Overview
Small-subunit ribosomal RNA, central domain from an uncultured Planctomycetales bacterium, 350 nucleotides, folded computationally.
[in-house]
Context: one part of a larger RNA
This record gives sequence, structure tokens and C1' cells, in this order.
RNA sequence: CUGGGCUUAAAGGGUGCGUAGGCGGUUUAUUAAGUGGGGUGUGAAAUCCCUCGGCUCAACCGAGGAAUUGCGCUUCAAACUGAUGAACUUGAGGAAUGUAGAGGUGAACGGAACUAGCGGUGGAGCGGUGAAAUGCACUGAUAUCGCUAGGAACACCAAUGGCGUAGGCAGUUCACUGGGCAUUUUCUGACGCUGAGGCACGAAAGCCAGGGUAGCGAACGGAAUUAGAUACUCCGGUAGUCCUGGCUGUAAACGCUGAAUGCUUGGUCGGGGACUCCUCCAUAGGUCCCUGGUCGUAGAGAAAUUGGUAAGCAUUCCGCCUGGGGAGUAUGGUCGCAAGGCUGAAACUC
Repeated sequence: CUGGGCUUAAAGGGUGCGUAGGCGGUUUAUUAAGUGGGGUGUGAAAUCCCUCGGCUCAACCGAGGAAUUGCGCUUCAAACUGAUGAACUUGAGGAAUGUAGAGGUGAACGGAACUAGCGGUGGAGCGGUGAAAUGCACUGAUAUCGCUAGGAACACCAAUGGCGUAGGCAGUUCACUGGGCAUUUUCUGACGCUGAGGCACGAAAGCCAGGGUAGCGAACGGAAUUAGAUACUCCGGUAGUCCUGGCUGUAAACGCUGAAUGCUUGGUCGGGGACUCCUCCAUAGGUCCCUGGUCGUAGAGAAAUUGGUAAGCAUUCCGCCUGGGGAGUAUGGUCGCAAGGCUGAAACUC
């Protein structure tokens, strides 16, 4: 390279937008670049293959043919791909009318709890553990009541629930704002899919500058346990956790399952909408669309399992894998304030 793969054996990029590129709906006319047929020129000889012939045979040699799968020119065809023109509406998008939601950003407000301070009551312990001790307490703790202050998080509702591309999102209200879904023969008319590079977003921890600091709490100190105890338990406690601005760019960033489109028996439980039956209304029921689960048919699979949210049957595009260790190391490049990230070997060894 070919072939084969990527839920769990090696392998889906953390996620999106999007450039180049690749691929692309229906009808029709033209064209003839690709495509197919014919003709012709060329495709050196030798070699290979076939048929004859010459050395007594063979190797070897000679002659003829075939082949040289290619390229050029020319002619014909027009189904498919391409190109150009015209048209269509089912893909895609817009509009109108509704609708659900912890989607995002900013601001304001709220109660419970906690801690601290002040004051009242009270008077000896409290706290903590397996048991203790360190710790706190007559300078009045713990407990209890009142007031004040502060920071962080939002019990119940709450769910197998909802929203978001992913990361993620939960007290209440307001302002601004993104996306989804349904209905309507309302408009545009293929405007689409994917996406190397690129750009943006991206938990926690960490970093820089400034603020803030109630609780918790790496490090650190102490008390225990223990043979030891750089731990598990306990008492303290600094960074941090919070806010603003900037950086970092990684995670078991997981459904360990890339995106898009079409097709393929069913049952059941939720969420959002539209229509509809019984005499009007409402609910239940029925039908359709979108969406989250669960059980399973066929099929798939090494099995576990999966099974219209496929890991089934197919198509397009991207990413990735190629025995274990060495190693996500060395080196070079590049990004970063740093920590480090991205890219990423070999020797050797089994």
C1' cells in the first nucleotide's frame, strides 16, 4: 500500500461555526470535458507468449504471429457524471400565529441555616471519640432569648422531569437576549451535507492584577491510633473555594458509541404541541408531529449486549487504529507568565 477496523480487545477529535476540498433532490433542452464504440498513427529492437524451423536432443539460435492493457488525431453515441439555459417543490431557509423550558447575560430583592459582635437569663462544664486527648470555659463558655453585621449556598417543589452544541444550567422578580417545537398548499426555489487548515466556546484545579473571606478546607501545627503512621479519626488552620478583568485549554470532557440523510414488526412509561369523536363545554380516549426513557421482534454481535435515539440495511464527508514495554518519554517546532499544552520518534527489550 491493499485488505480490515474504531461501545468493552488498538482506535470517534471535548464541542460548535466555517474556508478550501469531497459529495449532492425532481423535470427538460443543449453541449460533449469525463464516459462508451469504430477508424487511423505511434507504442524501437531484444525479452515474455504462440506456431514453425536450424545445431543428433536440450540449452542456444533463426523466421512469422500475437502482445505491448498506453498516448495522439479523427468519427459516431448521448444513458450516467460534468458544463450552460429554462422550470419544479418534497431537501434547506424565511414569514405569520401560538407554545414549553434550571438556555444565556445583567440588576434588584427574599427567607432558613451558619459564624462573629453586643445585651438578657443562667452558673459548670462544653466539645469530641471506638475510647481519649489536644481545644473552649468562672476575664462566665455550652444552652436559651433579643438585636446587629457578614459571606456563601438556595431545603420542600424535584421527577425515570426540563433546557443547552458540548462544558453545563435550579430561591424570587425585572430588563435584554439565543435556540427549539407545533400549525398555516404563506414566500424563496437546491440556497444542501460534511468539513483538512482556521476561528470561537470549553468542568475542576492552577496562574496574574485588584477586591472579598461566613462555612468548608490542600499545605502546615497539634491530639490520638500504631512496631512505625509523613494516613484513616479528632482540635485548629493558610492558599483556595466567592466577585471583577485577563491567562491556561486539560478531564473516566463518557452513551468510553463523529456528523448528516433515507429505509426497516411491536409493547409500555414520561415531556411539548396540533386536530378530533360522543348532543354544546371540559377531561379521558383516538389520530399526527417533535422529544426523553424502558422492554423486546427481525437483524447484528466474539459475547456482554444492541435493537426506529441501532451496535440493523445503505450512501456521503471528516477524525482515528495497526502487538506489549520503552513513551505520550527524548528531540525539534510551536503556544503559555509559569505549571505545562499541542505535535511526537528511535535504540533496546519481550